The RNA shown here (c-di-GMP-I riboswitch aptamer) has 83 nucleotides and comes from Neobacillus niacini. Lineage of the source: Bacteria > Bacillati > Caryophanales > Bacillaceae > Neobacillus. The sequence was found by an Rfam model in a public genome assembly. Its mean pLDDT, the model's own confidence on a scale to 100, is 88.
[in-house]
RNA sequence: AUCAGAUAAAGGCAAACCUAUCGAAAGGUUGGGACGCAAAGCUACGGGUCUAAAGUGCUAACAAUGAUGGCUGAGCUGCCUAA
Repeated sequence: AUCAGAUAAAGGCAAACCUAUCGAAAGGUUGGGACGCAAAGCUACGGGUCUAAAGUGCUAACAAUGAUGGCUGAGCUGCCUAA
């Protein structure tokens, strides 16, 4: 250094739920809270999933330019070090 990774150390993040707020919704953000996480740090580029406002149809539905990085591949970056 690479791979890998613990009943190690130092720190870090924060699901559900509740509060406030933004949004048509999915969902985001704030504060509380911890189910978990070694990339649960960053990027919607590929696949997946969710929503369906405009639009098409006017009735069922279709529809991403919206959302998700805590679904996943990929890219970029990063703390620690026993076996």